[in-house]
RNA sequence: GGCGGGGUAGCUCAGUUGGUUAGAGUACCGGAUUCAUAAUCCGGCUGUCACGGGUUCGAGUCCCGUCCCCGCUACCA
Numbered sequence: 001g002g003c004g005g006g007g008u009a010g011c012u013c014a015g016u017u018g019g020u021u022a023g024a025g026u027a028c029c030g031g032a033u034u035c036a037u038a039a040u041c042c043g044g045c046u047g048u049c050a051c052g053g054g055u056u057c058g059a060g061u062c063c064c065g066u067c068c069c070c071g072c073u074a075c076c077a
Base pairs, nucleotide, nucleotide: 001073002072003071004070005069006068007067010026011025012024013023019057028044029043030042031041032040050066051065052064053063054062
């Protein structure tokens, strides 16, 4: 350099045919329970959907460009 995959909550990840509200687990906070802690149960909080642009009535989802990560491959030595 080429090809492929990926970037969504603090972390790990879902997200169907583009359709109105973006979710789960975990973590964190509060409460219940307990002599107390852990565990368990209940409730709560958190989003520049990597960045920019485009298409559309409507974009996490489609298209283009850029950046970053992973894998394969090629070249040089």

A computed fold for a 77-nucleotide RNA from Pirellula sp., annotated as transfer RNA. Model confidence (mean pLDDT): 80 of 100.